[in-house]
RNA sequence: AAUUCGCCCUUAGAGUUUGAUCCUGGCUCAGGACGAAUGCUGGCGGCGUGCUUAACACAUGCAAGUCGAACGGGGUUCAGGGAGAGCUUGCUUGAACUGAACCGAGUGGCGGACGGGUGAGUAACGCGUGAGCAACCUGUCUCACACAGGGGGAUAACGCACCGAAAGGUGUGCUAAUACCGCAUAAGACCACAUUUCCGCAUGGAAGAGAGGUCAAAGGAGGAAUCCGGUGUGAGGUGGGCUCGCGUCUGAUUAGAUAGUUGGUGAGGUAACGGCCCACCAAGUCAACGAUCAGUAGCCGACCUGAGAGGGUGAUCGGCCACAUUGGAACUGAGAGACGGUCCAAACUCCUACGGGAGGCAGCAGUGGGGAAUAUUGGGCAAUGGGCGCAAGCCUGACCCAGCAACGCCGCGUGAGGGAAGAAGGUUUUCGGAUUGUAAACCUCUGUCCUAUGUGAAGAGAAAGAGACGGUAGCAUAGGAGGAAGCCCCGGCUAACUACGUGCCAGCAGCCGCGGUAAUACGUAGGGGGCGAGCGUUGUCCGGAAUGAUUGGGCGUAAAGGGCGCGUAGGCGGCCUGUUAAGUCUGGAGUGAAAGUCCUGCUUUCAAGGUGGGAAUUGCUUUGGAUACUGAUGGGCUUGAGUGCAGGAGAGGUUAUCGGAAUUCCCGGUGUAGCGGUGAAAUGCGUAGAGAUCGGGAGGAACACCAGUGGCGAAGGCGGGUAACUGGACUGCAACUGACGCUGAGGCGCGAAAGUGUGGGGAGCAAACAGGAUUAGAUACCCUGGUAGUCCACGCCGUAAACGAUGAUUACUAGGUGUUUGGCGAGUAUAGACUCGUCGGUGCCGCAGCUAACGCAAUAAGUAAUCCACCUGGGGAGUACGUUCGCAAGAAUGAAACUCAAAGGAAUUGACGGGGACCCGCACAAGCGGUGGAGCAUGUGGUUUAAUUCGAAGCAACGCGAAGAACCUUACCUGGUCUUGACAUCCCGAUGACCGGAACUUAACCGUUCCUUUUCUUCGGAACAUUGGAGACAGGUGGUGCAUGGUUGUCGUCAGCUCGUGUCGUGAGAUGUUGGGUUAAGUCCCGCAACGAGCGCAACCCCUAUGAUUAGUAGCCAGCAGGUAAAGCCGGGCACUCUAGUCAGACUGCCGGGGAUAACCCGGAGGAAGGUGGGGAUGACGUCAAAUCAUCAUGCCCCUUAUGACCAGGGCUACACACGUGCUACAAUGGCGUAAACAAAGGGAAGCGACCCUGUGAAGGUAAGCAAAUCCCAAAAAUAACGUCUCAGUUCGGAUUGUAGUCUGCAACUCGACUACAUGAAGCUGGAAUCGCUAGUAAUCGCGAAUCAGAAUGUCGCGGUGAAUACGUUCCCGGGUCUUGCACACACCGCCCGUCA
Repeated sequence: AAUUCGCCCUUAGAGUUUGAUCCUGGCUCAGGACGAAUGCUGGCGGCGUGCUUAACACAUGCAAGUCGAACGGGGUUCAGGGAGAGCUUGCUUGAACUGAACCGAGUGGCGGACGGGUGAGUAACGCGUGAGCAACCUGUCUCACACAGGGGGAUAACGCACCGAAAGGUGUGCUAAUACCGCAUAAGACCACAUUUCCGCAUGGAAGAGAGGUCAAAGGAGGAAUCCGGUGUGAGGUGGGCUCGCGUCUGAUUAGAUAGUUGGUGAGGUAACGGCCCACCAAGUCAACGAUCAGUAGCCGACCUGAGAGGGUGAUCGGCCACAUUGGAACUGAGAGACGGUCCAAACUCCUACGGGAGGCAGCAGUGGGGAAUAUUGGGCAAUGGGCGCAAGCCUGACCCAGCAACGCCGCGUGAGGGAAGAAGGUUUUCGGAUUGUAAACCUCUGUCCUAUGUGAAGAGAAAGAGACGGUAGCAUAGGAGGAAGCCCCGGCUAACUACGUGCCAGCAGCCGCGGUAAUACGUAGGGGGCGAGCGUUGUCCGGAAUGAUUGGGCGUAAAGGGCGCGUAGGCGGCCUGUUAAGUCUGGAGUGAAAGUCCUGCUUUCAAGGUGGGAAUUGCUUUGGAUACUGAUGGGCUUGAGUGCAGGAGAGGUUAUCGGAAUUCCCGGUGUAGCGGUGAAAUGCGUAGAGAUCGGGAGGAACACCAGUGGCGAAGGCGGGUAACUGGACUGCAACUGACGCUGAGGCGCGAAAGUGUGGGGAGCAAACAGGAUUAGAUACCCUGGUAGUCCACGCCGUAAACGAUGAUUACUAGGUGUUUGGCGAGUAUAGACUCGUCGGUGCCGCAGCUAACGCAAUAAGUAAUCCACCUGGGGAGUACGUUCGCAAGAAUGAAACUCAAAGGAAUUGACGGGGACCCGCACAAGCGGUGGAGCAUGUGGUUUAAUUCGAAGCAACGCGAAGAACCUUACCUGGUCUUGACAUCCCGAUGACCGGAACUUAACCGUUCCUUUUCUUCGGAACAUUGGAGACAGGUGGUGCAUGGUUGUCGUCAGCUCGUGUCGUGAGAUGUUGGGUUAAGUCCCGCAACGAGCGCAACCCCUAUGAUUAGUAGCCAGCAGGUAAAGCCGGGCACUCUAGUCAGACUGCCGGGGAUAACCCGGAGGAAGGUGGGGAUGACGUCAAAUCAUCAUGCCCCUUAUGACCAGGGCUACACACGUGCUACAAUGGCGUAAACAAAGGGAAGCGACCCUGUGAAGGUAAGCAAAUCCCAAAAAUAACGUCUCAGUUCGGAUUGUAGUCUGCAACUCGACUACAUGAAGCUGGAAUCGCUAGUAAUCGCGAAUCAGAAUGUCGCGGUGAAUACGUUCCCGGGUCUUGCACACACCGCCCGUCA
């Protein structure tokens, strides 16, 4: 210190369902681990680990031998020996025999049953743990005691003969032993008999004495001492065998299994118990606490993970078991049913002379095969250990080492310090810079690893010797930064961002999801982050997952209460007390192997690793103690439960019987044409008399009123009356029993409707069916009919949204108010009742509490207790298969493959509704006039074309951009040209111009030529302009309005849209902003958990309507005055009109009524005007990816001798057709002619242009005035008056066409407007449908302006004349507020189902 009470420590979450929220719930991720595999990469060392698959097959070598001190014999060599032989007589050769060493076979002993491998089998006393054997064995080893006397007969080897291809075998002959066999001895052991003592746990055990029987032995070495052996017995030790308690996977879609099965007796067998085996007898034994069967699996110490409880695994190391090609069997032995023994059978392989033989790598290497995948046919017995041996020693693929592999863990290195010109290069850029980055270069160092050289271990402990590893580790010296960095990631989770490429492609992806032209998500690059000799991926396990919940979940609506009861097993159980001590608590003992984990020392320089000690091993067994609680047992109690007595209530049940109303049918009477039915009809019935009405009869079914969130029942359910039989609940009393109780798996019973079987019954209703309607269709909804069925009896079925979507029982926990054809008690009272209390039932509201919320709330979904049922993402599916039940229909039980990332609950805000309430708008209605028909104008579509440039597309595109296309415009087409460019800036050179004029050429631009021709100056040059050149660049009406700014349309001038603080809600959110009134208005008033505020409304601004005042020209002229043919023409004046400045005026201010005494409304007075007087400008938050890249600006992309620029001609003006918007008409409220009257608002100098003249006219000529209250355009027209036309394709209408002209303009052909004459089309008021307008409005009439050379029926303005109608808000359209439903949120043009492709 680990451990323990306490302290401390430990226990982490995230993404994804939605517009958003809370919850439920699944999926996914971050962590750790691995005998791994795989991709990229790879310097060194240490320690480990390495066929998880085919217990598939195996070539080759090795893995179990040893002992000569048990034995005989053979061989080789050496030494001795010397029989003999040869002769050259002293030489050669050399047998027997002796000795030594070695070799190989044999007899014999020991070993081979260990060590090593593998996990096929096994769900088992196999394993683990703890006991037992009085039911057992144990070689070698240790100790003790006692012995070893004397004999015998064989046999292998070997020799000979023989068989066989071989393996091998046969016969015969010889021989030895520690081989084998009798005999003797018997301390002792064993057996049977009888006996004593002691003991135990049942059978029993131990010891002793008695007499009888049986049983031993081996020698070897040595000179010897002595050593090694042998036999018997006992004890010990070690190792085993057997038995038992407990524990040990999944499936009930496996419910019954079992004949040696269960037990007994006897015999056999074993080391030993036992049906282990056999004979006989009995009929048992196991099983819902899961037998049997099926599937899977060696078990454990441990390992991984986890806070733990648990979950998963069973490689290496250690213990046990099982197996050795498959199956079976025994032999030997102390030990085997034997991996490298035997026999038999089978499969396979090999040899063969075909007769027959041989073999077993799951030993170590190795081979083939299988597989994603796993190593050397290495060295050594030096160490540790084993076998044999007295020993020396031999053997040992056990083992120790080495080799291969980043397979794992651990350590080290790839350099360190300095170094800013912040180099170059790269990337990026807003072009300034930023970043890579002290990084590099460069300077100074160091030497781990590396290389070279030298030295060189421990491992071998006490004489010597002996080292595979290994010349290894280590040490020393020297050398030189030299040889040593990668992998993954960078959208969120999750640390880390930019550029380019790509363009729903290529691709990524663990989940959510990225990619359709500006991708931090793909690919590449730069940069960054993480880890690092590794890094990612894949697979598997645990964790997170409280997502199977003991710790630690749920079941009203999310998945989940059995349809209901009775009740078995089981579980749980009231008060007092005694005993016991099973559970429980506590102390002791034994065990829980070692290794491992943890703690603490030591050690390898550290670490991994190694090692000492400790803690722990939560368990089991045993023993002492405690006795509160639970259990067991004994005694008692009455409150739980039940019985009894007395009552009242009730559609509780069953059976029988009775009743009236109604429908239908039948008969008869009256009576006539319809009835019936519907949204409207038809089918149907009816003149053969219906329907209607009256009377009589038949038959079946159901019971109006009473009737009630009233009653009864367990639920289903029960409704006319009466009677009989019968169940239960409640109240009161407190006599009896004495815990008799609660729940309830299986089981049994009940169980709506429909359905089903048999037999009845059948009025009405009514599936199926028929007909009629509706409809695109209508196998439906509606109508007319109509059969099963509905009814009864007896059976079956066994299910329902069988619901309170809420299991049963018990106790406790604020209140208030009903009801009960329930009861009781008390009081007041006096026949009626009322009040209070209490027990039972049944409702509503509500506090605490609970709940995700909704809600529940004494009838709990609260607080507790007991028991049962059920749930674990959605779909597949309550399906398939199997089984049980059923006559059938079908019911019950009840999966998987596959697929998705959700499915779901409650609540919120919107949008929506052929939901509701209220309100508004030319929204409808009431009116007036149109469009849609004709001709023409204009725009669009379509078509055509070389081009018919482009855009706009429901309202909110279509007389729109375009306030004006003959050229230009112009963006389009054809043709011809230019390339630093038509336009801008910079640089260099040249010239002095440019401009202007002329000529040539051309379709034109372009091009060529000629004339004219600068400024300043310090004379260097500068400025300016033109031109030439090079490159930066210009240019683009090319694309993207879905990259944008700006601008605009629209809802909509609708009354809304928000915020701060506060409050409420877990939250999204709500409140305010809702409500009662009122308004044009979220306008105002009142109320209110809100109080205030902002953007909108209104007002402030402009025009107009009245007046005052100021001013009085270019306006005006009342009075004065002059004057004309006439005329404000002149003097004069500013009164009036008018002009244009400043003011006043209108505010519900006053009165009456209504209203709430308010806001406000109605009416009135006064007033030019009355309730925002009329009109305009003014457009909240936002919606439509609305419109515009072609007004402009602009990101990105694209073009660059062209998608840019210039020019000529053409086109935008086409024309079978379709649509929109207009003009003119169709006529008499009119057309035409004549003469006459009254405006407003504008414009005018490249202009308006009078008068006059000419022309039929458009116009021309001339020319005054006017930069305008002065002059001009300029005639206003409708109107009124007069005349004419008289209902017709016209004196309506004017298209079209011809001729002749005018004007503008370089130019009217394509393609202008106008004039004159002539021509004189369609059209006689317009189908379905549709538009505008509420008062100076509609309608109608003309005038002006912008654009513009010219060219309006368009547009924008101006005035003249000048109506009709509005009951009203049911309906259509649009909008606002509140509320309700919702499976919608891209928001009903939504979502979504089925069929087909």

The RNA shown here (small-subunit ribosomal RNA) has 1397 nucleotides and comes from an uncultured bacterium. Model confidence (mean pLDDT): 84 of 100. RNAcentral holds the sequence, with entries from ENA and SILVA.